[in-house]
Transfer RNA from a Candidatus Adlerbacteria bacterium, 71 nucleotides, folded computationally. Its Rfam family is "tRNA". Rfam links the family to the GO term triplet codon-amino acid adaptor activity.
């Protein structure tokens, strides 16, 4: 310097334009004599601008961090 990929809660992941998923965690409750274990409830995220659309996590452009290839 050139080309590709990724970027969603604390952590790991799904999601092909209309409420943002699911598992560990973590918190309340039940079960226990306690604790563990199961169960049920809940709280918590779309990298940063900006276009396109009635409407973007999704599509397009630009930027940022990473990662992988080439020089």
């Nucleotide at each position: 310097c050139g080309g590709g990929g990724u970027g969603u809660u604390g952590u790991a992941u799904a999601g092909a334009g209309g409420u943002a998923u699911u598992a560990c965690a973590u918190a309340c409750g039940a079960u226990u004599c306690g604790g563990g274990u199961u169960c049920g409830u809940a709280a918590g995220a779309c990298c940063c601008g900006a276009g396109u659309u009635c409407g973007a996590u999704u599509c397009u452009c630009g930027g940022c961090a990473c990662c992988c290839c080439g020089a």